[in-house]
Molecule: Fluoride riboswitch aptamer (crcB RNA motif)
Organism: Thermococcus sp.
RNA sequence: GGGGUAACGGGCGAUGGCGUCCGCCAGGCCUCGAGCCGAAGCGCCCGCUGGGCUGAUGGCGCCUGUUCUCCG
Numbered sequence: 001g002g003g004g005u006a007a008c009g010g011g012c013g014a015u016g017g018c019g020u021c022c023g024c025c026a027g028g029c030c031u032c033g034a035g036c037c038g039a040a041g042c043g044c045c046c047g048c049u050g051g052g053c054u055g056a057u058g059g060c061g062c063c064u065g066u067u068c069u070c071c072g
Base pairs, nucleotide, nucleotide: 010025011024012023013022016063017062018061019060020059021058027037028036029035043053044052045051046050
């Protein structure tokens, strides 16, 4: 210097919160700064300058918000 990996943590998984499980990413630079760059991530369909559609979940449970239907 390069590659791989364990533990503990960090970030991400199409709009909020908590718990739990799962998956993914992980570095560099200097002016040392709450700095800059980067990774995972940023839904689907069509006839695509336009039109249409599903869902607050990655999965499950609960809460909050929004919408629809029925009853009082």